Background
Fluoride riboswitch aptamer (crcB RNA motif) from uncultured Rhodopila sp., 62 nucleotides, folded computationally.
[in-house]
RNA sequence: GAUGUACCAGGGGAUGGGGUUCCCCAAAACUGCCCGUCCGGGCUGAUGACCCCUACCGCUGA
Numbered sequence: 001g002a003u004g005u006a007c008c009a010g011g012g013g014a015u016g017g018g019g020u021u022c023c024c025c026a027a028a029a030c031u032g033c034c035c036g037u038c039c040g041g042g043c044u045g046a047u048g049a050c051c052c053c054u055a056c057c058g059c060u061g062a
Base pairs, nucleotide, nucleotide: 010025011024012023013022016053017052018051019050020049021048032043033042034041035040
């Protein structure tokens, strides 16, 4: 310097995708809140945070 093989370049933050950033985890991190007779009932949000897209919801105009 070239070639071949193997391994690694990870995952998560209450429902999707992308970018930036923060935090957490190594089989863990994570798996929303409130009331209640613990059978059940009610509420917010596609974000950990910001921006964009998609979906959903509300109002207005054409």
Its Rfam family is "Fluoride riboswitch aptamer (crcB RNA motif)". Gene Ontology terms of the family: positive regulation of gene expression and response to fluoride.
Of the family's consensus pairs, 100% are formed in the model.